[in-house]
RNA sequence: AGAGUUUGAUCCUGGCUCAGAACGAACGCUGGCGGCGUGCCUAACACAUGCAAGUCGAGCGAGAACGGGUCCUUCGGGGCCUUAGUAAAGCGGCGCACGGGUGAGUAACACGUGGGUAACCUGCCCUUGAGUGGGGGAUAACGUUUCGAAAGGGACGCUAAUACCGCAUAUGACCACAGCAACUACGGUUGCAGAGGUAAAAGGCUUCGGCCGCUUAAGGAUGGGCCCGCGGACCAUUAGCUUGUUGGUAGGGUAAUGGCCUACCAAGGCUUUGAUGGUUAGCUGGUCUGAGAGGAUGAUCAGCCACACUGGAACUGAGACACGGUCCAGACUCCUACGGGAGGCAGCAGUGGGGAAUUUUGCGCAAUGGGGGAAACCCUGACGCAGCAACGCCGCGUGAGUGACGAAGGCCUUCGGGUUGUAAAGCUCUGUCAAGGGGGAAGAAGCUUCGGUUGACGGUACCCCUGAAGGAAGCACUGGCUAACUCCGUGCCAGCAGCCGCGGUAAUACGGAGAGUGCAAGCGUUGUUCGGAAUUACUGGGCGUAAAGCGCGUGUAGGCGGUUUAGUAAGUCAGAUGUGAAAGCCCUCGGCUCAACCGAGGAAGUGCAUUUGAAACUGCAAGACUUGAGUACGGGAGAGGGAGGCGGAAUUCCCAGUGUAGAGGUGAAAUUCGUAGAUAUUGGGAGGAACACCAGUGGCGAAGGCGGCUUCCUGGACCGAUACUGACGCUGAGACGCGAAAGCGUGGGGAGCAAACAGGAUUAGAUACCCUGGUAGUCCACGCCGUAAACGAUGGGUACUAGGUGUAGCGGGUAUUGACCCCUGCUGUGCCGAAGUUAACGCGUUAAGUACCCCGCCUGGGGAGUACGAUCGCAAGAUUAAAACUCAAAGGAAUUGACGGGGGCCCGCACAAGCGGUGGAGCAUGUGGUUUAAUUCGACGCAACGCGAAGAACCUUACCCAGGUUUGACAUCCCGGGAACCCUGAUUAAAGUCGGGGGUGCCCUUCGGGGAACCCGGUGACAGGUGCUGCAUGGCUGUCGUCAGCUCGUGUCGUGAGAUGUUGGGUUAAGUCCCGCAACGAGCGCAACCCUUGCCUUUAGUUGCCAGCAUUAAGUUGGGCACUUUAAAGGGACUGCCGGUGUUAAACCAGAGGAAGGUGGGGAUGACGUCAAGUCCUCAUGGCCCUUAUGCCUGGGGCUACACACGUGCUACAAUGGCCGGUACAAAGGGUCGCGAAGCCGCAAGGCCAUAGCCAAUCCCAAAAAACCGGUCCCAGUUCGGAUUGGAGUCUGCAACUCGACUCCAUGAAGUCGGAAUCGCUAGUAAUCCCGUAUCAGCAUGACGGGGUGAAUACGUUCCCGGGCCUUGUACACACCGCCCGUCACACCAUGGGAGUUGUUUGGACCAGAAGUCGUUGUGCCAACCCGUAAGGGAUGCAGGCGCCUAAGGUCUGAAUAGCGACUGGGGUGAAGUCGUAACAAGGUAACC
Repeated sequence: AGAGUUUGAUCCUGGCUCAGAACGAACGCUGGCGGCGUGCCUAACACAUGCAAGUCGAGCGAGAACGGGUCCUUCGGGGCCUUAGUAAAGCGGCGCACGGGUGAGUAACACGUGGGUAACCUGCCCUUGAGUGGGGGAUAACGUUUCGAAAGGGACGCUAAUACCGCAUAUGACCACAGCAACUACGGUUGCAGAGGUAAAAGGCUUCGGCCGCUUAAGGAUGGGCCCGCGGACCAUUAGCUUGUUGGUAGGGUAAUGGCCUACCAAGGCUUUGAUGGUUAGCUGGUCUGAGAGGAUGAUCAGCCACACUGGAACUGAGACACGGUCCAGACUCCUACGGGAGGCAGCAGUGGGGAAUUUUGCGCAAUGGGGGAAACCCUGACGCAGCAACGCCGCGUGAGUGACGAAGGCCUUCGGGUUGUAAAGCUCUGUCAAGGGGGAAGAAGCUUCGGUUGACGGUACCCCUGAAGGAAGCACUGGCUAACUCCGUGCCAGCAGCCGCGGUAAUACGGAGAGUGCAAGCGUUGUUCGGAAUUACUGGGCGUAAAGCGCGUGUAGGCGGUUUAGUAAGUCAGAUGUGAAAGCCCUCGGCUCAACCGAGGAAGUGCAUUUGAAACUGCAAGACUUGAGUACGGGAGAGGGAGGCGGAAUUCCCAGUGUAGAGGUGAAAUUCGUAGAUAUUGGGAGGAACACCAGUGGCGAAGGCGGCUUCCUGGACCGAUACUGACGCUGAGACGCGAAAGCGUGGGGAGCAAACAGGAUUAGAUACCCUGGUAGUCCACGCCGUAAACGAUGGGUACUAGGUGUAGCGGGUAUUGACCCCUGCUGUGCCGAAGUUAACGCGUUAAGUACCCCGCCUGGGGAGUACGAUCGCAAGAUUAAAACUCAAAGGAAUUGACGGGGGCCCGCACAAGCGGUGGAGCAUGUGGUUUAAUUCGACGCAACGCGAAGAACCUUACCCAGGUUUGACAUCCCGGGAACCCUGAUUAAAGUCGGGGGUGCCCUUCGGGGAACCCGGUGACAGGUGCUGCAUGGCUGUCGUCAGCUCGUGUCGUGAGAUGUUGGGUUAAGUCCCGCAACGAGCGCAACCCUUGCCUUUAGUUGCCAGCAUUAAGUUGGGCACUUUAAAGGGACUGCCGGUGUUAAACCAGAGGAAGGUGGGGAUGACGUCAAGUCCUCAUGGCCCUUAUGCCUGGGGCUACACACGUGCUACAAUGGCCGGUACAAAGGGUCGCGAAGCCGCAAGGCCAUAGCCAAUCCCAAAAAACCGGUCCCAGUUCGGAUUGGAGUCUGCAACUCGACUCCAUGAAGUCGGAAUCGCUAGUAAUCCCGUAUCAGCAUGACGGGGUGAAUACGUUCCCGGGCCUUGUACACACCGCCCGUCACACCAUGGGAGUUGUUUGGACCAGAAGUCGUUGUGCCAACCCGUAAGGGAUGCAGGCGCCUAAGGUCUGAAUAGCGACUGGGGUGAAGUCGUAACAAGGUAACC
């Protein structure tokens, strides 16, 4: 410090996710030791048991027992001494308000920080002053008695005090009174002295020195109370709140101020700088994170606050409204004799419960600290320790060195090896931890007259010795991010997953193994926080198109604000002082062996307060200025606004005339109008609405918006020149006003247009687009609504920063008679562009540039501008405005493609123009389907279907049935035997099975034998598979397409994907060539080179040829090689020549010459790539599968089936023909297991003889056919057509039944030119006619070749199909066979409404009212003081009564919130549901608001 993820790729925006650190954690797997820490985050839920606050006999009275000793005894017991002035209890004092726990409540002066208290208190402690005299009456304990189950009381009687009460005294204190002084915030406060009044005390111990107490007063210290400034949560879908409320006066109350309380008076107080209400929350030092600023948090430790079962209340006290006190009410638990009682772990342990989850009912007061005491001492679950827990941090160990045969085993393997791996073993060492043995602390200071004595931890830490490598390693991960890879299993299953995403038979992503990587006594997961996230942006973001400028203005508060002078000192800056607790963080030093941890010192603590100064800037108050702003004057421009009047054109309607059959409308029609006279046309009239031309990226207005002419009223801007005011300015939360269209209300108006509606069309449908009608509405007046893609998708203001060129308004200059032209200023409005800016597009003095000021708004997509609430509205609705849930994207700009029912240019038998077909018939053949035991398999638009198959009767053959076989039909190796081989029997459908007989060769030899080929038998390695996967592959092939394209290097442009080149202007069959150009070159394609054909030449003539000579039936023979021909080498054609056009080009047009002319014709040749195209059944091949079978052999069957459908063909339908007869002319091929002449036989297929010839320019197949000549038929289901069927045959073959071809005789079907639709062909082509060959025993209408005869037409590129180039749009990129919207149906999820219902919180009114304080009363009771000899009385006090206040409770009525809720609304999500086709291309009606 970044990374992954939107796309085919790119840049940007933007969210999601990851890597880091942390934790009071939990869970999973694992676990050796030690040190230091930490440990109920949930139920402030309920608690058994024990302990956690007592102490003082030196304040006081009283005072046991057990036990021991001794005496007496009626043996039952009793007395005395001791135990012992002890225990326990009581009165009294001090403490119990500390310490310890918890965080429920609390949004508050609760906390933090800094102040105030002249408005206060403070026990114990310290200092100082003064004192402590003399009396009195009670009461508990105790005793007796009594009630009660108990808890707990009652009555009577006795007694003490440092308990209680009078009196005395009063340094001083307090109270009221008057005086002086000082200070003052003018309220008062403080000090000094005066006279009057009031109130004290307690003793104990003593070694007699004193010590500890007690009273009073002053001061200190400590601790508190109260008040104030500032600071720190959310919600405005909480905007108004308040009656003791705000203030005053008087009184009460308190330690003390104060509405704290009461009475009276006034009517105030708080609030958008957020009152009130709601929700949440203890606050802080700190802690975690972060570079910081911040964000989150508030465990342990420390400070403060609050609470103690829930609610209320007071008492005592220095202090409490009191955790282990009291009273009352409530809930709960327990005891009970049912009458009543008891209790409060949020103290330490512990239990139940809750929960993912949090410890021992331990030891000790030795230390530190606290309470009491004079002290010893007692108490102390504070505390010190130990125990449990890897919960965290820190440290240590599980060994070190050497060791290659790179052992074994595992895993992988290309079978060679690699890896685990110096790892192990082995050898040599060391001794931490743990174990055993021995020694053994510090922590201790005190206490005590002396003597002496005190450690829970702990026999612990630590030290020494012994033996011993021995007892001690796991967890996660290994597709990318992110370090680390292979095999097997699985087969969209099981599963993984933080994000992207893996898994559908070759998974580095699932599970296992091996190996590796990371960390390590831990490792992972989950949760939470910060970070990364500049993703709330103060530091440090944005708003034209990505989310985001309010529709526009006026203006309040607020924010900001021109030049200058002298002040002031609030902000600001500097210094000083105080404070900012300790701990923590940081630095230095030190102590535990180190570290964690701990100690000491320092620094820091950015803050607050006080104070001293400075005066530049801001503020404040005062003065001045003119440039910002404004006013006055003079001009011209304008659809600026409001009101009135007027005008013509047009549509429609009405009347009248002319006139006749149509008009209208459309893609085409129809509805409609018209013979009752339309449309058309002429004249007249009515009425409403809108204002052609001018008219212009012209004008005006803040925006919406404004357009005939004219009058009146009226707003604003601009230009010019002077004068005046003197900052009067800018922006603007709320607020107020304006605000298109549509819509609403009331009343008018209504010509045209026109939602709804009706009809006609279109259509599968057509609630649409088109047509005919047509109502609201559109218009006017008044009033609402308040929204628009209200857009420049661009808030307002000011200043600055190159220009060029239009245009509108007003000026200036020069010149002119004048108008132009030219130069120039200001204001507005456009275009193009420097710099700059921007993600890019673009913007660019009219900024989206550079800056400042103010306002508004944004923070992923969807849900949703929706729900609820509130406000506004008559309504429609508007404004404000969420959440649950869900996705990993949604988006912007640009790029390359692809596509378009976008555009331009061009090509092709693409259309058109023609010729002939297919589609109808019969048959052949292939396919689908069906059938079947099997009908083997593959191929499926073009580019499957006479295709693989150049030939299925057996074989082929892969399929089916049946019979057999298992190292195999075939290959290699090993063992045994035998040469091979030949003949033959039984059985069988055959294969096979079971036999019999004959027979030995070749090479080497040491003669025993061995070897090679072959055969038989055996063992196992292996063979074999037309079994699967063409979506694992190679190779080959098809197709776009013989289309003209596809790319690269360097350079340049662009942030980049990419572009340029390859685009443009011409031209071509062509990216063919030329020109131009930020490109220059190059490659694969095109073309050419190759074959064939057409002309010529040369060479060469046998089997070919024959001009002339001879000869024959015949080139038959002699002869010849001129010609034809054959087959080799050459020539020839290149836009080369002339002319024209063209840019002086490329090229095109025309011509000459030529056998051939513009690639002469044909072929071979197929760029980068596309279709996961085809083929595992040609072959090869990975993986998988079968192995007495999915292999192999054999017989038979099937591939040939047949209601049907399609493709490709053949033959026809006839007279351009059929039939009969006659006569001509080819090319290219094939032939010895062959072609087979001639002759003879058969009607023929064919046969016979096997004799001729031929291994072929020699012989044969072989007849070419159409054509031509002659004859016949005469338009018919025929002398057309030949299917089908019967019969008889021939040939091939082991065998023609299923299932061959051919021949003859007989039979003589459909069919009379073929619907929609569709195919081929542009010249030696189509059409037509024969011939040959491969395969092959036989089988051809197919395939591949050959020649013969031999046309028609092409105006042209609008349209259909396919293709090329450029351009445009795009929401497509699996690329239009794309994408995608909505309803409906189904499942699930969250949510709104909902008759209601159940809780919780809270307000108001009222009833009732415990305990208690206070007030009042106090007839009952009453020791201290007073009067009195006494009785008694008084005073005081108490009980009781009454009253105010008041908790729980109750009734009524509101509000808020949560749960449930029949039904209901929309929303979201979900491999293959339904209906349509809305959007993206002109998306087929441009889209959108």